[in-house]
Context: one part of a larger RNA
C1' cells in the first nucleotide's frame, strides 16, 4: 500500500511547449470488444455445511452428500452507455478571416538631460571630511567652496498608480527598425481539430565560471581609524574581485498567491484598466448614465476551514490528466549514475537515535 491529504501543520515541479499515454461536445447508421443475461464446461485435495460413523467423551479423524464466491473457455442473445467503422450530419468548445484596441512584453540600433568622480583653466584661503563623539584620510606642492570646459562609465528623478504587459523569471528616459502575445466587435470560414501530460525539449533573478573588452559610482575580500573586557561585526576612512558589453557556461531562490493545468455551476457591493452597444445633455464634442466581455482589486452572502482566513482571479460545488506527501532528527546527506571547467545541480538511502 485501502485510504486521507497538499495557502500556513509533511506535501503543487520556477514557467512554457509537447511525444506516448489518460480523458474528451450534440446528432445518425452498423459492428458487438468493454457491459448485461441465458445455458454447458470448469472450478483438485484438505477447509466449510448437512448426515452418519471411529478413538471411553471431546479437540482430533474416517465415510457420504451438499453448499458456494470467484476466475476462465465455449456458445446463444440484448444495445441503454463506453467503445470502432462511416471522403455520415451538426455548431456550443478549439482554430481560422475580417475590422478595431490598449500596453515599462521582446531583440538590435541610435540618442538626451540632470547627477557622482576624474581632468584641464579661473576666482579664492586655511581647513575639508567624516561621527553618539573622533580618528585614521583629504589639504599651503593650494584642497574643500564656486564658475567655465572637456572626459568617462552606469543609471533613468517628474510622469508613477491599489496602474499596465509577459507563461514564469521579469519588463520602465526617448527615438527608429523587426517581432510575439492578449482583448474586443462581426459570426464571415473550417467543423471536435480539444484538455491535460510520464520521459523528453526550450526558458529561467541574483551570485558564480571561461574567454575578451569597459570601469564613473558602489562594493564582498582586504588595509587602517574607531567602539569594545575582546570585536576576525555594527560606525568611519580606503579598496580589489564583482556590478556594465559581447560570446558560452551554471540551473538554482521565501523563483510566494509559499495556492498545478483545464471545463462547468454557485449572492451581492464598491474602485480601476482595456474595449463593444445603447443612451443623457436640441446637434458636434469634452463628460455622464446604462448593459456586456476581458483583466486587476477591496468588502462580503451561501459553503468550506483545525482556526487564521477564502469567497464567481474559491481555499464553495463537481469532472479530467499530472506532480508530491505519509513522525522528528540522521539529511536533502553518504554511496552509486547523469550533468557541469570548476563551485556544485539532479536523483537519493541506511545504520543509529527521541
Nucleotide at each position: 500500500u485501502u485510504g486521507g491529504g497538499c495557502g500556513u501543520a509533511a506535501a503543487g515541479a520556477g514557467c512554457u511547449c509537447g511525444u506516448a499515454g489518460g480523458c474528451g461536445g450534440u446528432u445518425c447508421a452498423a459492428c458487438a470488444a468493454g457491459u448485461c443475461g441465458g445455458u454447458c464446461g470448469u472450478a483438485a485435495a484438505a477447509g466449510u455445511u448437512u448426515a452418519g460413523g471411529g478413538c471411553u467423551c471431546a479437540a482430533c479423524c474416517c465415510u457420504a452428500a451438499a453448499a458456494a464466491u470467484g476466475u476462465c473457455g465455449a456458445u446463444c442473445g440484448a444495445u441503454a452507455c463506453u467503445g470502432u467503422u462511416g471522403u455520415g450530419a451538426c455548431u456550443a468548445g478549439g482554430a481560422u478571416a475580417c475590422g478595431g484596441u490598449a500596453g515599462a512584453g521582446g531583440u538590435g540600433a541610435a540618442u538626451g538631460g540632470a547627477a557622482u568622480u576624474c581632468c584641464g583653466a579661473g576666482u579664492g584661503u586655511a581647513g575639508c571630511g567624516g561621527u553618539g563623539a573622533a580618528a585614521u584620510g583629504c589639504g599651503u606642492a593650494g584642497a574643500u567652496a564656486u564658475u567655465c570646459g572637456g572626459a568617462g562609465g552606469a543609471a533613468c528623478a517628474c510622469c508613477a498608480a491599489u496602474u499596465g504587459c509577459g507563461a514564469a523569471g521579469g519588463c520602465a528616459g526617448u527615438u527608429c527598425a523587426c517581432u510575439g502575445g492578449a482583448c474586443c466587435g462581426u459570426g464571415a470560414u473550417c467543423g471536435a481539430c480539444g484538455c491535460u501530460g510520464a520521459g523528453g525539449a526550450g526558458c529561467g533573478a541574483a551570485a558564480g565560471c571561461u574567454a575578451g573588452g569597459g570601469g564613473a559610482g558602489c562594493a564582498a575580500a582586504c588595509a587602517g581609524g574607531a567602539u569594545u573586557a575582546g570585536a576576525u561585526a555594527c560606525c568611519c576612512u580606503g579598496g580589489u574581485a564583482g556590478u556594465c558589453c559581447u560570446a558560452g557556461c551554471u540551473g538554482u531562490a521565501a523563483a510566494c498567491g509559499a495556492u498545478g493545468g483545464a471545463u462547468a455551476c454557485u449572492a451581492g457591493a464598491u474602485g480601476u484598466a482595456g474595449g463593444a452597444a445603447c443612451u443623457g445633455g436640441a446637434u458636434u464634442g469634452a463628460c455622464g448614465g446604462u448593459u456586456u466581455c476581458u483583466g486587476u482589486a477591496u468588502c462580503g452572502u451561501a459553503g468550506c476551514u483545525a482556526a487564521c482566513g477564502c469567497g464567481u482571479u474559491a481555499a464553495g460545488u463537481a469532472u479530467c490528466c499530472c506532480g508530491c506527501c505519509u513522525g522528528g532528527g540522521g539529511a536533502g546527506u553518504a554511496c552509486g549514475g547523469u550533468c557541469g571547467c570548476a563551485a556544485g545541480a539532479c536523483u537519493a538511502a541506511a545504520a543509529c537515535u527521541c